A computed fold for an 87-nucleotide RNA from a Bacillota bacterium, annotated as c-di-GMP-I riboswitch aptamer. Model confidence (mean pLDDT): 88 of 100. It was read from a public genome assembly, where an Rfam model found it. The organism belongs to Bacillota, within Bacteria.
RNA sequence: CCAAGACAAAGGCAAACUCGGCAAAAGCCGGGGACGCAAAGCUGCGGGCCCACCCCCCCGUGUGGGUAGGGCAGCCGGGCUGCCGAA
Numbered sequence: 001c002c003a004a005g006a007c008a009a010a011g012g013c014a015a016a017c018u019c020g021g022c023a024a025a026a027g028c029c030g031g032g033g034a035c036g037c038a039a040a041g042c043u044g045c046g047g048g049c050c051c052a053c054c055c056c057c058c059c060g061u062g063u064g065g066g067u068a069g070g071g072c073a074g075c076c077g078g079g080c081u082g083c084c085g086a087a
Stems, first nucleotide, its partner, number of pairs: 005084001012037002017032006035074001041080003045077003048072004055066003058062001
């Protein structure tokens, strides 16, 4: 340095739920809270999933179909970065 990751050490993040806020929504931000996570750090490049105010189609008008656009990194993969010291 690369790979790998313990009954180690120091720490870190923070699910559900909840309070306040933003958004049409998915979802996001902040406080509380911990289910878990060795990258549950960053990144929408590939796959996947979610929303769909507007718009298009059908339909007499909806809990329908499609989609621009938006979102999920704690769905998987990829890229970048990173603490520690046993095997």